Predicted 3D model of a 1500-nucleotide RNA (small-subunit ribosomal RNA) from Epimenia babai. Taxonomically the source falls in Epimenia (Eukaryota, Metazoa, Eumetazoa, Spiralia). The sequence is in RNAcentral, with records from SILVA.
[in-house]
RNA sequence: AGAGUUUGAUCCUGGCUCAGAAUGAACGCUGGCGGCAUGGAUUAGGCAUGCAAGUCGAACGGUGAAGUAGUGCUUGCACUAUGGAUCAGUGGCGAAAGGGUGAGUAACACGUGAGUAAUUUGCCUCAAAGUUGGGGAUAGCCCCGGGAAACUGGGAUUAAUACCGAAUGUGGCGGGACCUUCUUAUGAAGGACUUGGCUAAAGGCUUCGGCCGCUUUGAGAUGAGCUCGCGCCCCAUCAGCUAGUUGGUAAGGUAAUGGCUUACCAAGGCUAUGACGGGUAGGUGGUCUGAGAGGAUGGUCACCCACACUGGGACUGAGACACUGCCCAGACUCCUACGGGAGGCUGCAGUCGAGAAUCUUCCGCAAUGCGCGAAAGCGUGACGGAGCAAUGCCGCGUGAGGGAUGAAGGCUUUCGGGUCGUAAACCUCUGUCACUCGGGAUGAAUUUUGACAGUACCGAGAGAGGAAGCCACGGCUAACUACGUGCCAGCAGCCGCGGUAAUACGUAGGUGGCGAGCGUUAUUCGGAUUUAUUGGGCGUAAAGGGUUCGUAGGGGGUUGGUUAAGUCGGAUGUGAAAGCCCGUAGCUCAACUACGGAAAGCCAUUCGAUACUGGCUGACUAGAGGAUCGGAGAGGAGAGCGGAAUUCCUGGUGUAGCGGUGGAAUGCGUAGAUAUCAGGAGGAACGCCAACGGCGAAGGCAGCUCUCUGGACGAUACCUGACCCUGAGGAACGAAAGCUAGGGGAGCAAACAGGAUUAGAUACCCUGGUAGUCCUAGCUGUAAACGUUGUACACUCGGUGUAGGGGGAGUUAGUCCCCUCUGUGCCUAAGCUAACGCGAUAAGUGUACCGCCUGGGGAGUACGGCGGCAACGCUAAAACUCAAAGGAAUUGACGGGGGCCCGCACAAGCGGUGGAGCAUGUGGCUUAAUUCGAGGCAACGCGAAGAACCUUACCUGGAUUUGACAUAUAUUUGACCGUCCUGGAAACAGGAUUUCUCUUCGGAGCAGAUAUACAGGUGCUGCAUGGCUGUCGUCAGCUCGUGCCGUGAGGUGUUCGGUUAAGUCCGGCAACGAGCGCAACCCGUGUGAUCAGUUACCAGCGCGUAAUGGCGGGGACUCUGGUCAGACUGCCCGUGUCAAGCGGGAGGAAGGCGCGGACGACGUCAAGUCAGUAUGGCCCUUACGUCCAGGGCUGCACACGUGCUACAAUGGUCGGUACAAUGGGCUGCAACACGGUGACGUGGAGCAAAUCCUUAAAACCGGCCUCAGUUCGGAUUGUAGUCUGCAACUCGACUACAUGAAGUUGGAAUCGCUAGUAAAGGCGUAUCAGCUACGACGCCUUGAAUACGUUCCCGGGCCUUGUACACACCGCCCGUCACAUCAUGAAAGCCGUCUGCACCCGAAGUCGCCGUGCUAACCCUUGUGGAGGCAGGCGCCGAAGGUGUGGGCGGUGAUUGGGAUGAAGUCGUAACAAGGUAGCCGUAGGGGAACCUGCGGCUG
Repeated sequence: AGAGUUUGAUCCUGGCUCAGAAUGAACGCUGGCGGCAUGGAUUAGGCAUGCAAGUCGAACGGUGAAGUAGUGCUUGCACUAUGGAUCAGUGGCGAAAGGGUGAGUAACACGUGAGUAAUUUGCCUCAAAGUUGGGGAUAGCCCCGGGAAACUGGGAUUAAUACCGAAUGUGGCGGGACCUUCUUAUGAAGGACUUGGCUAAAGGCUUCGGCCGCUUUGAGAUGAGCUCGCGCCCCAUCAGCUAGUUGGUAAGGUAAUGGCUUACCAAGGCUAUGACGGGUAGGUGGUCUGAGAGGAUGGUCACCCACACUGGGACUGAGACACUGCCCAGACUCCUACGGGAGGCUGCAGUCGAGAAUCUUCCGCAAUGCGCGAAAGCGUGACGGAGCAAUGCCGCGUGAGGGAUGAAGGCUUUCGGGUCGUAAACCUCUGUCACUCGGGAUGAAUUUUGACAGUACCGAGAGAGGAAGCCACGGCUAACUACGUGCCAGCAGCCGCGGUAAUACGUAGGUGGCGAGCGUUAUUCGGAUUUAUUGGGCGUAAAGGGUUCGUAGGGGGUUGGUUAAGUCGGAUGUGAAAGCCCGUAGCUCAACUACGGAAAGCCAUUCGAUACUGGCUGACUAGAGGAUCGGAGAGGAGAGCGGAAUUCCUGGUGUAGCGGUGGAAUGCGUAGAUAUCAGGAGGAACGCCAACGGCGAAGGCAGCUCUCUGGACGAUACCUGACCCUGAGGAACGAAAGCUAGGGGAGCAAACAGGAUUAGAUACCCUGGUAGUCCUAGCUGUAAACGUUGUACACUCGGUGUAGGGGGAGUUAGUCCCCUCUGUGCCUAAGCUAACGCGAUAAGUGUACCGCCUGGGGAGUACGGCGGCAACGCUAAAACUCAAAGGAAUUGACGGGGGCCCGCACAAGCGGUGGAGCAUGUGGCUUAAUUCGAGGCAACGCGAAGAACCUUACCUGGAUUUGACAUAUAUUUGACCGUCCUGGAAACAGGAUUUCUCUUCGGAGCAGAUAUACAGGUGCUGCAUGGCUGUCGUCAGCUCGUGCCGUGAGGUGUUCGGUUAAGUCCGGCAACGAGCGCAACCCGUGUGAUCAGUUACCAGCGCGUAAUGGCGGGGACUCUGGUCAGACUGCCCGUGUCAAGCGGGAGGAAGGCGCGGACGACGUCAAGUCAGUAUGGCCCUUACGUCCAGGGCUGCACACGUGCUACAAUGGUCGGUACAAUGGGCUGCAACACGGUGACGUGGAGCAAAUCCUUAAAACCGGCCUCAGUUCGGAUUGUAGUCUGCAACUCGACUACAUGAAGUUGGAAUCGCUAGUAAAGGCGUAUCAGCUACGACGCCUUGAAUACGUUCCCGGGCCUUGUACACACCGCCCGUCACAUCAUGAAAGCCGUCUGCACCCGAAGUCGCCGUGCUAACCCUUGUGGAGGCAGGCGCCGAAGGUGUGGGCGGUGAUUGGGAUGAAGUCGUAACAAGGUAGCCGUAGGGGAACCUGCGGCUG
């Protein structure tokens, strides 16, 4: 410090996720030792048991043990004195501390700083003074009672430091008047005076010195009370709250101020600077995190507060409204004799419960502290310690050195090896921890006193022995292989893995990380600048309010003076300790601890500074406003007037149609429409001018005239003197639609009706048509109310239009020119921006203020509130769900977008297919099997250039197992092969016969058998592959280097203007070059020349024949095959940019690529092929291998493709007569001759070939047929044959005779072809024994027609445009409906909880009143007295409880609403391209649904 994730890729916006640190943690696996810490976070739920607050005999009366002394004497008891243990009680102090918890509390509770002139303070310290003299009770004890118990009644008697009068009064308090000082001020402080005013006490011990107490007062210290400034969570979907409420007077009350309380009077008090209400919460020092600012948190430790079963209350006391006190009420638990009682672990242990989860019913008062005591001492679950728990932090160990046959073993492997790995074994050592033995503390202070503890520590000893796991290994993120599994099982923090080769699941080996721990989960901060003060944004990503005015608030021009509030500096006080940081020190180190320092506040007081801001007071004119003059304008309101057009009415003319559409129909019209003329009625809107022009705050505003009225602008620089800017709330205005009431209603037109279209058509189109549109008065308050850009001010290069005004120069005047202010447009610099773009009208640079945003969906929705007549508007969530949603730009692809261009693409033609029969392939069906593959074009006469057996892969049956085939090793045999016999369908089995070679004698070769490795597989995967092939497409494209442009993807080049068959060439250009393609080079063909002529040829010469290049010869011709030539827009004319090129012409065998072929760029289709071969992986191994026989691949209701033959006369048939080329030939082609009607047979010359063999047919000539199911057509069937072959039954071809089917030119639709082409005709070859060939590949013969042209169909190329597509339109995607799951709203109600108001009842208790009953202290006039007190009663208040009625919150609820999610459902196709009716916004109506339509608006 960053990283992953939206895309095909990019930049940006933006969320989600990860890496870090932390924890009072929990869970999983594992676990050696020690130190220091920490440990009920949940039920403030309930609690058994023990302990946690006592102490003082030197306050008191009793009890009176041990001991001591004495006496009596029954020598063991009794008594006396002393002594004082001990025990309950009276009394004093303490019990208000310490300890626990965080329920409540949003508060002066806490923090910080002040105040108390409004207070108190036991014990403690200091100071002053005193402590005199009396009285009456009472507990205990004793006696008598009640009760189960708890407890309690009566009587008698008794003490005090218990209680009560009196005295004294240093003092204190109260009243009165006086003086001094201080204070902002109030009960301020002090002094002296006065008053027959009020007010104290307690003793104990003693060594007799005193000590401890007590009383009054002052001061201090400490603690506490009260008051105030500031700070202190969330919700405004809590906006108004308040009757003791706010203040005053008086009284009461308190330690003390105060509505704290009461009476009376007044009507105040608080609040957007957030009252009131609701929710949540103890606060702080600190802790965690963070660079910091911040954010989160408040366990342990420390300070403060609150609470003590729940609620209320007071008493005592210095202090409480009291954790282990009291009273009452309630809930709960326990005891009970049923009458009544007892209790309160949120003290320490412990227990139950709930929970993921949190310890011992331990030791000790030795230390530190606290209470009491004069002290000894006693008490202390505070505390000091130990125990349990890896809960955390820190430290240590589980060994160290050497050791390579790199052991065994595991894993892996390309089989060579590699790795675990110096790791182990083995050798030499060491002894930390643990263990044994011995010693043994500090903590203790002056004597005594040690729980921890025989601990820490020290010394000695033996022995490598007792001590390692956990997680991860696709990327982020360090670390990789094998096997298993096969979208299963599973993983997952995010992205995502898994569908047969998974580094992602599980296991193993290896590796990485950490280590007595390691992972997971939860939570917090960080990363997140993702709430932005530091430190973000708002044109299009989320985000500018529809507009203006204006309140509070915020901000504010120039220049003086003053002040010192902000601001800055110093000093003082305070900011507890601990913690953090720094330094030093103590435990062996560290953790931990000690000491010192530093640091820390929006704090208080005070002194100073005065630039800036603020306050106050002057001045100024540049901001702002006013005044005068002037012109412009659809600015607003009202009234009046006008013409054109539509419609309607009346009349005239006139006749059969009109209207409407893509085409129609509904509709209107012979009752006279439409058309046309004249007249009339009525409503609405204002053509041209007109503009990118004007005005207005926005919405918006358009015929003309008049009246009223707002604003802006220019000029002048006369006046005022900062009067200004912005603006939360608030107010006003605010298109269209809509609403209310009343008018009006021509046209248009939601709804509605009809007609069309359509699969449907609740639409688009057409004919009608009502609200509405118009006016008046009101309401609504929303729009894509948009410049998607808040308002105001200032500054920052230029150019060019336009509207309004002013000035200058010049002119007779004008046009024109220059300057300037205001508005409105375009282009651009700098700058900004993610880019697009903006650019003085900023989205630049700054200032001020307001509004708004914080991932997508849910949702601008629910609930609540406010507004509205309603429609609805404003405000505005959550659960749940996703990992994206989005902006701009890029490259493609696509478009029922555009432009340009090409192709037998269409058109123009010729011939076919689709109908028939047959052949052949495919599907389907069938079957034991009908082997397999190929599937739009680009499968279907395809693999297959030959299925009767074989082929053959399929089926049935029979056999076989190192195998039909290859290699190697070991052992063994010597043959194997062949021939014959038997069985058998054959394979095969059995038998017979025959039988090795070479040799250096070691052996080698060959063959068989046995054994082991292995062979074998047309078994699977073409989606693991190589290779080959198809296709787009012989289309003209596809790229690279360098440079340049862009943040980048990428662009440029390759676009543009021409041109071409072509990215072919030319020109231009931030490009310049280059590569793969195109073309050319290659082959064939067309002309000529030359060379060479055998087997080809034969002109001339010669020979020969019935005839023939038959022969001699020849090299002329044809031909053959080598080498050359030729064609290049080279020449001419025109055109074109003086170009490339194009048009025409000449010459030429051939002319603009001459024609044909081979040749196929980058890539696409996971295209095809594992069955051609090769090949990874998987599978089979007496079988999925191999051999054999038979069958099947040929099966047939049917459908399709490709062909052949036809339907006839351009023909058929018969006879005659011509003209080819490519090829093939020895297990071959075969002349010729003979036989046969023929297929063919018999014999067989010649030929391994320019030599021999291989009939061309259509054509042409002639005859017949005469339009018919025929002399067309030949299917089918019968019979008889031929040939091949081991074998033609399933299942061959051919021949002859006989038979003679469908078919008379083929629906929708569809194919090929542009010249030697189509069409027609025959010939050849491969495969092959034969053949299904009518197929395939070639060859020649005859030989056309047509192309105006590019609108349309199909395919393609280039440029451009839109895009929500990128698996790329066979794309994407919307809504209803149906099903499942989830969360949520409404809902008759039901339940719970909190709370307001009114009323009832009213405990305890304080206070007040009464107090006839009771009554020791004091008084007196001594009584049936008084004062005082008590019981008791009454009153006010008052907890719990009750009744009624509201409100808030939560739960539940038949039913119901929408929402989200789900691999496959249904209906349509709304959106994205002009998305096929451009889309969207507001509103209204309608409709299964997306949606449709009307009105207005926007361009996204």